[in-house]
This record gives sequence, structure tokens and C1' cells, in this order.
RNA sequence: GGUAGAGGUUGCGUAUUUUAAGAGUACUACCCCGGAUGUGGCAGGCACAGGGGAAGGGGAAGGAAAGGAACAUACGCCGAAAGGAUCGGUGCGCUGUAAACCGGGACCUUGGGCAUACAGUGAAUAACUGUAUGACUGUCAUCUGAGUAACGGGAUGGGGCGCUAUC
Repeated sequence: GGUAGAGGUUGCGUAUUUUAAGAGUACUACCCCGGAUGUGGCAGGCACAGGGGAAGGGGAAGGAAAGGAACAUACGCCGAAAGGAUCGGUGCGCUGUAAACCGGGACCUUGGGCAUACAGUGAAUAACUGUAUGACUGUCAUCUGAGUAACGGGAUGGGGCGCUAUC
């Protein structure tokens, strides 16, 4: 350097069906109060609606969806993957830009899942992301070490650019 593997039955990721929630919410038309503003993410400008009644409030009729989640199935895998920062693109009818989305290589962080706290996203007490803490787990090194069929077990420490096997 090549090849093949292991961690876990809550390993990681993707897709699909169903289900719950989203939500009796957004929205649509009607009635009453109200009495001049409101809408297009934000700003400018422009456009549209509005005394033939705006915003807002109440009544009652109809009434969604997306992202995310759970089960199951299938597929791809073991830096699986996730995040950060940078660059480029899209960016609501115009200009700029935010959120968001997409793509890319080099760079940085993280062994893995779980629990707790804080922060962010989110309808949410779900879930995800980041940081910190905690024990657990897997692996390697050092020390200890009983008893041996089996090298179990304990302590400390390190990290996946690692570990094991093989060429």
C1' cells in the first nucleotide's frame, strides 16, 4: 500500500406505504361590531384591494397542506454519517438582500448510542443540530491478576488518519 471484516437488535443513511399529530389551524364565502388602512419575506420602487366598507374583534358554515415523527418493508453501507467555516448558484413580478434550498473540492471537529442542562430550528413537552457533563459500550496500550478447557475480571489512559485478519 491492497483486500476482507468487527462495534449495535435503538450502529448510520436513503426511499416507499400506512398511521398519529399539524388542526378545527391557515384559508374561503356570509352576518354583526368597527370606521381607514391593508397585502406582495425585509427595504426601495411598483402593483393590487378598500366608504359598494380596510385593519382588528365576535358568531356560525365549510375546511387543507408542507417540513418533521412512529411502525413496517426494501436498498446502500461501517467517516457509515453529522456539523462548522468558505466558494458558487437559485432567491417570490423589478433591484438588493435575509431565511431556506442545491452543488463542489480542499480545511476543522466528532469512536458509538443513551441521559441531563443550556441555546437554535420547530405547532409541539416530539424530533433534529451545537456545546458541556455523566455513566454505559466497543477497541488498543500499560499495569494488575485469579485460575487454568476457555486468559474471564479490575484500574488508568488514548482515538476511527483508529482496530483485527490476510497478501
The RNA shown here (Lysine riboswitch aptamer) has 167 nucleotides and comes from uncultured Acetatifactor sp.
Its Rfam family is "Lysine riboswitch aptamer". Gene Ontology term of the family: lysine biosynthetic process.
The sequence is in RNAcentral, with records from MGnify.
The source organism's lineage runs through Bacteria, Bacillati, Lachnospirales, Lachnospiraceae and Acetatifactor.
Of the family's consensus pairs, 95% are formed in the model.